[in-house]
Molecule: small-subunit ribosomal RNA
Organism: metagenome
């Protein structure tokens, strides 16, 4: 760095999905060692147990237990009591400190918390430190303790002793505080500092060791204690600035906002109160709501960014839940107290107790997180004067691959390429030097031996010296010894994305991140071999960031993919012409002060390396505040006149509003005239009309539009805006430059105006016309058509406020080639004037260069370069829906989601292919004509139906007298039945045995079989050929799959295409070239032409046929010559014709006229057998159709293998209610019947053709002659002609059908041939809707022949030739086909695509009578514990007083506030509901066809 995925393909818009890093992770298989780090993310859920804050006897009194010494008693003389005094330890109180630190956790909390940086002149500090000072004198209590009470406990209460570094007063007052006055300084009032003088207030405490001692104390050191000053390092408070969402939250606020006071507090403040004003916040986003502890960082990114806050650290806030104060330096205190609640435990039931979000532990709950371990050795706290004592803080070890990192699992050599796995074209290849096996090594691990550092302080002591301190750990680590010895797995292999084969599986099973894989050959499941990738892991899921320029500052976009508001005014707000002074906010520069440490980033150092750590260095890209500087923006002041405006003048127009008013035309009415139909459509009907319509004519009423002019003309902001005239008013333009001097531009909210429709109300109402009725069409027709017809439409006045309100293009400005046309004005030039012309300038349209764009396209009216400001847009669907809100009578309008599904949607353009688009041409395509088919009967095929089987295959043209050029048996595949198992056929090999074979009999339905007989090869004697038997190998299938396949074939089509190569254009698909103007049968051909050429088709080359010629001359031929006969080329002979069959010729638009574009061709015409490809034939480009064949044939795989092979026999394909192709033969007089008479062509022919003769009516039989054929035989052509008869009838038409009788073929004509002869004599009188071939020797109509075949289903098929027409005006229509070009949502390509109802399941949602929970805030009541405040009586040791009493606390009472409870009426946000909406999805449902093609009514 990109990749796949919409399409048939492109190109683009957009989504959606990978490849990378990362995690406090969890799972799934897997697991060798270590070192570092990590490890309750969920219930701020509840806790058993133990542990997590004590300490100080150097503050104090008492008590305990030692020792020593006195003195005493007792007595067993060595104990023991009691008492003193000492002196050692120990502490239960009373005192001091510490329990506000450390350790948890993220619950609240959007600011009252954090982060940076100010600021305290508005404050405060214990221990610690540094200074210079103080410590004087006395008082009175109380706990411990003793006695007693009460209570199950907890604990409470009475009396009585007693101490202090407990508590009290006074002394002194350096000093501090608070006033006052003096001076001085800050410019000054005010205030703030420093000095001073007077004045009020305002401390304390002792404790240890040592010496001395008059025992009362002293000194000395030390430890403390008082106030004061200053640091250190904290702590409060304030102030700026930064960071979530959400406007479907827009107003919030009553101590709120501010001011004077007073109180409170260490300290300013409505921090509280009492008065006064009425303010304050807020679109730069207040105030609800949601959601979150920040930060330093940390993941990811090229960065900007986005995401996160474990672990380390810094804050901060909490400690069951509210509340609240005490006591402190400091708390409203996690292991502190009161109270109220929930919970637990304990209980004697009357009361007590407790708070792991400390370490561990447990249970719950979760996908999910560790030991109820050691030690204070180190590191840091707390007490202490030390020793020391306490520390789940820490240090350690332990468990989890939870994460990094490092290590191993051996390593040389080793080819018989070993066995064995797997694949295989059977030859081999891979696994693989891999292994085995030889030789080395020993890291880890195991054993055994040593064995640190971490230790620095600590007592003793004057020093020296000694002494003594390790949880971890007998670790690290070191030798030594063992033996390759104990150590590999995970995912994946279709693509994207390294990595491929085999076997099951057959839209099943199951993969899947995306695209998709799977319906019998799956590199996509699942397994196995091999292979790819990572490796003590690996790999899935989760999650964050990237990729993603898909929220775009960097860095998108808005004509047509999302996406310019419908238009204007205009507020805030953003941006704003030129010259100038001043300033210095914005910007620059300097030079500072933060920016905590860790952590990143470079460089080093220590652990064997790394990870880790350690040490410098950078960096933290900010923010503070000072100095500068002044070109840009800014602000301020004076100015300009180019942008704007205004005043003069003239011009212009459906611009607007109200008035008047015209004519034509509709319709109505009234009269006239008139008379039978009008009026509508594709047809007609409703409907008018003899009660007189339409039609004319004359007059009247009424409305509601104003033909021509009229024109991509004007006009207006936009919606709009049209007879004519008047009055009001609004604008643009254009002359000149006369004022003003930036007054401009956008425009968020806002206000206005906004078609049509639709809504009130009141009028109108000719016309047209929603709904409505009729009548038509139609399967239906709630439509299209038609006939009516009512709201509407008009008018006034008020609402709506939306449109594909479009140019699908937001406003101003500026700048960037032209051409060319309108409308308006000005000017010039030329004139008498006008025009023309020519110049500017405004508007309005075409084309166009550059430039822009995906493309289309735009292009001075931009979608170009640019600048400014507004509005929108981020995937489709759900949807512009819900809910809310808000505007509105309403209808409905503004705003505007999500659940869920989907991988797409979509834009532009291309190539096809399609259209009931278009346009040009063709074709028996349709007209024009002829005979047909469709109806009868009969053959033949098919389909259905039957059946044992009616073998199979073909199935719309292009299946269906097709495979099958011939089904009695065979074929034969299908069915019954009966046999056979190396086989009916092939070759191998091994073993045995013997010839094959033939012939007669039995048996059987036949295959088969059994018996006799006959028959016995070569040989080098080993054998070989040949048969059989057995056994292996294998044969064998018309058994699947034509959708694996080859080949071959059909069709579109004998249609005129189809393509390449180079260039050129196009981001590309693709085009061009092939298209275009003639032409032509033809992409034939010519001519233009970015195209030049060339291939595979056309056409010719080829065969047959017409002319001729030359050559040849039998078996054809017969003019001439001769012979001959009943006739006959039958014979000589001929080589003339005919024919035969080789070779040439000939037809090319060559020739002439005309027309064409001096062409290409065309049209006539001459010649000519033949004329414009003479005519017919083979000859079939690329491709389409998953077309048609595994049943011709090969064939790949799959199956079967005593049978799905094979042989026999019988039956079947030939059934038969029907139904449908194809044809025969009819219906008859252009005919039948009957006699008679002519004239062919092609073919065949030896298991054959078979003459003549004979026989039979007659199929046919006998018989053989001739011929391998231009000699012979099939074989006679028939229609036709010639003449008779039938005279329109179911017949002398027609021939089924049927019944006797017969021939022939053949092993066999029952099922089931075919001919013959007699007799029989159906149906059928030209055939409905439809539909079929043919354009000349054709059509129609006559007969003949061949093949296959033993016969024959043949009327089929392929030949052949005979007789022979009739039309064609043309291309509107129908059908198929080319070519161009148009739309399109089709691309499986219109036999497409696709909507919308309604059933039927599945999910999520909306609404609801309701039920039900949480949350917020409010009114009243009732109110704990407390602080704070009064408080008569009460009580109370210090002080004052002689006293009485005082002062001062106390308890008790009261009040204010208040936790929570109550109880009302609210708001919000959830869960759930009977029914109920519409949404999606869902393989094949049901109606219709609404839309893509003029989608058939655009």
């Nucleotide at each position: 760095a990109g990749a796949a995925u919409u399409u048939g393909a492109u190109c683009u818009u957009g989504g959606u999905u990978c490849a990378g890093a990362u995690u406090g992770a969890a799972u799934g298989c897997u697991g060798a060692c270590g070192g570092c780090g990590u490890g309750g993310a969920u219930g701020a859920g509840g806790c058993a147990u133990g542990c997590a804050a004590g300490u100080c006897g150097a503050a104090c009194g008492g008590g305990g237990u030692g020792u020593u010494u006195u003195a005493g008693g007792a007595u067993u003389u060595a104990u023991u009591c009691u008492a003193a005094a000492a002196u050692a330890u120990c502490u239960a109180g009373u005192g001091g400190c510490g329990g506000a630190a450390g350790g948890g956790u993220u619950a609240g909390u959007a600011a009252a918390a954090g982060a940076u940086g100010a600021a305290u002149a508005a404050u405060u500090c214990a221990c610690c430190c540094u200074u210079g000072g103080u410590a004087u004198a006395g008082g009175g209590a109380u706990a411990a303790c003793c006695u007693a009470u009460g209570g199950a406990a907890a604990c409470a209460a009475a009396g009585g002793c007693u101490a202090a570094u407990a508590c009290c007063c006074a002394a002194u007052g350096a000093g501090g505080u608070c006033g006052u006055c003096a001076u001085a300084a800050g410019a000054g009032a005010a205030c703030u500092u420093a000095u001073g003088g007077g004045g009020a207030u305002u401390a304390a405490a002792g404790g240890g060791u040592g010496u001395c001692u008059u025992c009362g104390g002293a000194c000395a050191c030390u430890c403390g204690a008082c106030g004061a000053a200053g640091g250190a390092g904290g702590a409060g408070u304030u102030c700026a600035u930064c960071a979530g969402a959400u406007a479907u939250c827009a107003u919030c606020u009553a101590g709120u906002u501010g001011g004077a006071g007073u109180g409170a507090u260490a300290a300013a403040a409505g921090c509280a109160c009492c008065c006064c004003a009425a303010g304050g916040c807020a679109a730069a986003g207040a105030c609800g709501u949601c959601u979150a502890g920040g930060c330093g960082g940390a993941c990811u990114g090229a960065g900007a960014g986005g995401u996160u806050g474990a672990c380390c650290g810094c804050c901060a806030a909490c400690a069951c839940u509210g509340g609240g104060a005490c006591u402190g330096a400091g708390a409203c205190a996690c292991u502190g107290c009161c109270c109220a609640g929930a919970c637990u435990u304990c209980u004697a039931c009357g009361g007590a107790a407790g708070g792991c979000u400390g370490c561990a532990g447990u249970c719950g709950a979760g996908a999910a997180u560790c030991a109820u371990u050691c030690g204070c050795a180190a590191u840091g706290g707390g007490c202490g004067a030390a020793a020391g004592c306490c520390u789940g803080a820490c240090g350690a070890u332990g468990c989890g691959a939870c994460g990094c990192c490092g290590u191993g699992u051996g390593a040389a050599c080793g080819a018989a390429g070993a066995a064995g796995g797997c694949c295989c074209u059977c030859g081999g290849g891979u696994c693989g030097u891999a292994a085995a096996g030889u030789u080395c090594u020993u890291u880890c691990g195991c054993a055994u031996g040593g064995g640190a550092g971490a230790a620095a302080g600590u007592g003793u002591g004057c020093a020296a010296a000694c002494a003594u301190u390790g949880a971890u750990a007998g670790u690290a680590c070191c030798a030594u010894g063992u033996a390759a010895a104990g150590a590999a797995g995970c995912a994946c292999c279709g693509g994207c994305u390294a990595a491929c084969u085999c076997c099951g599986u057959g839209c099943c099973a199951g993969c899947a991140g995306c695209u998709g894989c799977g319906g019998u050959a799956a590199u996509a499941c699942g397994g196995a071999g091999g292979g790819u990738g990572c490796a003590a892991g690996c790999a899935u899921u989760a999650a964050u960031c990237g990729g993603a320029a898909u929220u775009a500052u960097u860095g998108g976009g808005c004509g047509u993919a999302a996406a310019g508001a419908g238009u204007g005014c205009g507020u805030a707000g953003g941006u704003g012409g030129a010259a100038a002074a001043g300033g210095a906010a914005g910007u620059c520069a300097g030079a500072a002060a933060u920016g905590a440490a860790a952590u990143u980033u470079c460089a080093a150092a220590g652990c064997u390396c790394a990870a880790c750590u350690u040490u410098g260095a950078a960096g933290c890209a900010a923010u503070u505040a000072c100095u500068g500087a002044a070109a840009c923006u800014c602000c301020u002041u004076a100015u300009c006149u180019a942008g704007a405006g205004g005043a003069u003048a003239u011009a212009c127009g459906g611009g607007g509003a109200a008035a008047a008013u015209a004519g034509a035309a509709u319709u109505u009415c009234a009269c006239a005239u008139g008379u039978a139909g009008c009026g509508g459509u594709g047809a007609a009907a409703u409907g008018c009309g003899u009660a007189g319509a339409u039609a004319u004519g004359u007059g009247a009423a009424g409305g509601a539009a104003u033909a021509c002019c009229g024109g991509u003309g004007g006009c207006g902001a936009a919606a709009g805006c049209g007879g004519u005239u008047u009055u009001c008013u609004a604008g643009u333009a254009u002359a000149a430059a006369c004022c003003u001097g930036a007054c401009a531009c956008u425009g968020a909210g806002g206000c206005a105006c906004g078609a049509a429709a639709g809504c009130a109300a009141g009028g109108g109402u000719a016309g047209c016309a929603a709904a409505c009725a009729g009548g038509a069409u139609u399967a239906g027709a709630u439509a299209c058509c038609c006939u009516g017809g009512u709201a509407g439409u008009c008018c006034u006045u008020g609402c709506c406020g939306u449109a594909a309100a479009c140019g699908a293009u937001g406003u101003a400005u500026a700048c960037u080639a032209g051409a060319u046309g309108u409308a308006g004005a000005a000017g010039g030039u030329c004139u008498c004037a006008a025009c023309c012309c020519c110049u500017u300038u405004u508007g309005u349209g075409u084309c166009g260069a550059a430039g822009c764009u995906a493309a289309c396209g735009c292009g001075a009216u931009a979608a170009g370069u640019a600048u400014a400001c507004c509005g929108c847009c981020u995937g489709a669907g759900g949807a512009g829906u819900a809910c809310g809100c808000u505007c509105g009578c309403a209808a409905g309008g503004g705003u505007g989601a999500a659940a869920c599904u989907c991988a797409a949607a979509a834009g532009a353009a291309u190539u096809g292919a399609c259209g009931g688009g278009g346009a040009c041409c063709c074709g028996c395509a349709c007209a024009a004509g002829c005979a047909g088919u469709g109806g009868a009967g009969c053959a033949u095929g098919u389909g259905g139906u039957u059946u044992a089987a009616u073998u199979c295959g073909a199935u719309g043209c292009a299946a269906c007298g097709c495979g099958a050029a011939g089904a009695a048996c065979c074929u034969u595949a299908c069915c019954c039945a009966g046999g056979c198992u190396u086989g009916a056929c092939a070759u191998g090999c091994a073993a045995g045995u013997g010839a094959a074979u033939a012939u007669a009999u039995g048996a059987g339905a036949g295959a088969u079989u059994a018996u006799a007989u006959a028959g016995u090869c070569c040989c080098u004697c080993g054998g070989g050929a040949c048969a059989c038997u057995u056994g292996c190998a294998c044969a064998g299938g018309u058994g699947c799959u034509g959708c694996a396949u080859g080949g071959c074939u059909g069709u579109c089509g004998u249609c005129a295409g189809c393509u390449c190569g180079u260039g050129c254009c196009g981001u590309g698909a693709g085009g061009u070239g092939u298209u275009g103007g003639g032409u032509u049968a033809a992409g034939u051909c010519c001519c233009g032409c970015a195209a030049c050429g060339a291939g595979c088709g056309c056409a010719a080359c080829c065969c047959u046929u017409a002319u001729c010629g030359u050559u040849a001359g039998u078996u054809a031929c017969c003019a001439g010559c001769a012979u001959g006969u009943a006739a006959a080329g039958a014979u000589g002979g001929g080589g003339a014709c005919u024919c035969u069959a080789a070779c040439g010729a000939g037809a090319c638009u060559g020739c002439c006229u005309g027309g064409g574009u001096u062409a290409a061709c065309c049209a006539g015409g001459a010649g000519g057998a033949a004329g414009g490809u003479g005519a017919g034939g083979a000859u079939g480009a690329g491709g389409u159709c998953a077309a048609g064949u595994c049943a011709g044939c090969a064939u790949g795989g799959c199956c079967c293998u005593u049978a799905u092979g094979u042989c026999u026999g019988g039956g079947g394909c030939u059934a038969c209610a029907c139904a449908c192709g194809u044809g025969c033969u009819a219906c008859a007089a252009u005919g039948g019947u009957c006699g008679g008479u002519a004239c062919a062509a092609a073919a065949g022919g030896c298991a054959g053709c078979g003459a003549a003769a004979c026989c039979a009516a007659g199929a046919g039989g006998u018989g053989a002659a001739g011929c391998a054929a231009a000699u012979c035989c099939u074989a006679g052509a028939a229609a036709a002609c010639c003449g008779a008869u039938c005279u329109c009838a179911g017949u002398u038409c027609g021939g089924a059908u049927u019944g006797u009788a017969g021939u022939c073929u053949g092993c066999a004509a029952c099922u089931c041939g075919a001919c013959u002869a007699c007799a029989u004599g159906a149906a059928g009188u030209u055939g409905g809707a439809a539909u079929u071939g043919c354009u000349a020797g054709u059509a129609a109509u006559g007969g003949c022949g061949a093949g296959u075949c033993a016969u024959c289903a043949a009327u089929a098929u392929c030949g052949c030739c005979g007789u022979g027409a009739a039309u064609a005006c043309g291309u509107u229509c129908c059908c198929g086909g080319g070519u161009c070009u148009u739309g399109u949502a089709c691309a499986c390509a219109c036999c497409g695509c696709c909507c919308g109802u309604c059933a039927c399941a599945u999910c999520a949602u909306g609404g609801a009578a309701g039920u039900u929970g949480g949350u917020u805030a409010c009114g009243c009541c009732c109110g704990a514990a407390g602080u704070c405040g009064c408080u008569g009586a009460c009580c109370g040791a210090a002080c004052c007083g002689c006293a009485a009493g005082g002062a001062c606390g106390g308890a008790g009472g009261c009040g204010c506030c208040g936790a929570g409870g109550g109880u009302g009426a609210a708001g919000c946000c959830g869960a759930u509901a009977a029914c109920u909406g519409g949404g999606a999805u869902g393989a094949a449902g049901u109606c219709g066809u609404a839309a893509c093609a003029a989608g058939g009514u655009a």